[in-house]
Predicted 3D model of a 93-nucleotide RNA (c-di-GMP-I riboswitch aptamer). The coordinates come from a structure-prediction model, not an experiment, and the mean pLDDT is 86. The model forms 95% of the base pairs in the Rfam consensus.
RNA sequence: AGCUGAAAACGGCAAACCCAUCGAAAGGUGGGGACGCAAAGUCUCCGGUCUAAAGCGGUGCUCCGGCACCGCCAGGAUAGCGGGACUGCCAGG
Numbered sequence: 001a002g003c004u005g006a007a008a009a010c011g012g013c014a015a016a017c018c019c020a021u022c023g024a025a026a027g028g029u030g031g032g033g034a035c036g037c038a039a040a041g042u043c044u045c046c047g048g049u050c051u052a053a054a055g056c057g058g059u060g061c062u063c064c065g066g067c068a069c070c071g072c073c074a075g076g077a078u079a080g081c082g083g084g085a086c087u088g089c090c091a092g093g
Base pairs, nucleotide, nucleotide: 003092004091005090012037013036017032018031019030020029021028022027035080041086042085043084045083046082047081048078049077050076055072056071057070058069059068060067061066
């Protein structure tokens, strides 16, 4: 340098849930908390999944300004859904 991750370890991260906060929502962030994780470090490039504010379409109502409901849609979210890219700790042969 490369390969591998059985057991450990310097150490690291932190699901659900609770509180605060941001967001239309999905969800994010901070604190508490640990289900788990050998990349649960970083990045939406590919597929999946979630959401649908705005937009578009439909229906109804209307004081004609608009309002309500339904459908579609990602440029929103998920890196702890999988693949991929980049980087890194410890141990082993």